[in-house]
RNA sequence: CAGGUUGGCUGGAUGAGCGCGGCCCGGCUUGGUCCGGGUCGAGGAAAGUCCGCACUCCAUAGAGCAAGGUGCCGGGUAACACCCGGAGCGGGGUAACCUGCUGGAUAGGGCCACAGAAACAUACCGCCCAUUUUGGGUAAGGGUGAAAGGGUGGUGCAAGAGACCACCGCAUCUGUAGUAAUACAGAUGGCCAGGCAACCCCCACUUGGAGCAAGGUCAAGCAGGGACGAGGAGCUGCUCGCCUCCAUCGAGUCCCGGGUAGACCGCUUGAGACGUACGGUAACGCACGCCCUAGAGAGAUGCUCAUCCAUGGGUAGGCCGUCCCGGCUUCAUCCGGGCCGAGAUACCCCUUCCCUGGACAGAAUGCGGCUUACAGGCUGGCCUGGGGU
Numbered sequence: 001c002a003g004g005u006u007g008g009c010u011g012g013a014u015g016a017g018c019g020c021g022g023c024c025c026g027g028c029u030u031g032g033u034c035c036g037g038g039u040c041g042a043g044g045a046a047a048g049u050c051c052g053c054a055c056u057c058c059a060u061a062g063a064g065c066a067a068g069g070u071g072c073c074g075g076g077u078a079a080c081a082c083c084c085g086g087a088g089c090g091g092g093g094u095a096a097c098c099u100g101c102u103g104g105a106u107a108g109g110g111c112c113a114c115a116g117a118a119a120c121a122u123a124c125c126g127c128c129c130a131u132u133u134u135g136g137g138u139a140a141g142g143g144u145g146a147a148a149g150g151g152u153g154g155u156g157c158a159a160g161a162g163a164c165c166a167c168c169g170c171a172u173c174u175g176u177a178g179u180a181a182u183a184c185a186g187a188u189g190g191c192c193a194g195g196c197a198a199c200c201c202c203c204a205c206u207u208g209g210a211g212c213a214a215g216g217u218c219a220a221g222c223a224g225g226g227a228c229g230a231g232g233a234g235c236u237g238c239u240c241g242c243c244u245c246c247a248u249c250g251a252g253u254c255c256c257g258g259g260u261a262g263a264c265c266g267c268u269u270g271a272g273a274c275g276u277a278c279g280g281u282a283a284c285g286c287a288c289g290c291c292c293u294a295g296a297g298a299g300a301u302g303c304u305c306a307u308c309c310a311u312g313g314g315u316a317g318g319c320c321g322u323c324c325c326g327g328c329u330u331c332a333u334c335c336g337g338g339c340c341g342a343g344a345u346a347c348c349c350c351u352u353c354c355c356u357g358g359a360c361a362g363a364a365u366g367c368g369g370c371u372u373a374c375a376g377g378c379u380g381g382c383c384u385g386g387g388g389u
Stems, first nucleotide, its partner, number of pairs: 001385010012308007020041008043360001047371002050369005055211004062240004067207005072086005087102006103202002108200002110196003124142002126138005150168006169191001170189008215265004224256005231246003234242002272291001274289003278285002309358001312355003316351003321345003325341006
């Protein structure tokens, strides 16, 4: 200098005019309303609605079953299917880096279509032996298939075959290291054939239901009727249990019908943001300091103009380097090196002018994540290649 990869921040600026919403102050005003001033006013994803919770209600405290969720190990967190760090088996890339999967098939059940001779077990072709009609042996080679009694090499055999041997694979045991998942080493064993659990299932851990249109207060208004009901209603889909209310003058549930849709609260101070120090590989934790940063209600946070700028394109000039030519110089000469002059020139960079004009996108109870979308600008780490010192 070029290319790649991985993080962080930002994602237009300024002025003027007009127009909105919250809060505070002042004035007018009985109040309402109106006027003036100050201050604050969409996001990193507000999107998706895929998870987890806070909060609210179901009167109160439980157990079991059913039904669901998660699934390598350790840590973080309020919690999580999230995040961090590791282990094993992989995939892409020269590399940095990116990325997939992960309890159990020996508790049991079920499935493996078609093809193929055969898919819980055989012999189609082939090879060998005998007879030569046929029979026996074989599972090494070929074929079919997603998958065919572990793989490579040898001994052996009539021909083969873990039949036997070496190495690898696999299983069990022991030792060492590690919190662990696991790794390494050694010993023993020829080790019957597999796959699928996002098929049922088993094991471990875990889970009440509904949701801000939750829920609460006030005002206004109407028209009630019927069924069930004694041990009933309620608390989870079921059972037990519980205790609260009620017991025929009855709590409550359901059905039919009528009225209302107004005002206020919930509504934004938080598992909060930012900075620093310490601990930790990290996620993160703790301490100190400091800040208050929307709350609408058919739904505010906007519109217009001007200037500047990011980006993209074009134009003219300049500069560095390179190429070619000429001259001088070092040198016996040539080559090479150095200096000067003229010409040509791509990219980058600088200056002038013209055109263009800024991505994804809009809060609605809140927070922690994940997933998806995203023009441009600034900047850190790492990898590869080239050049120079």
Bacterial RNase P class A from a Chloroflexota bacterium, 389 nucleotides, folded computationally. Its mean pLDDT, the model's own confidence on a scale to 100, is 76.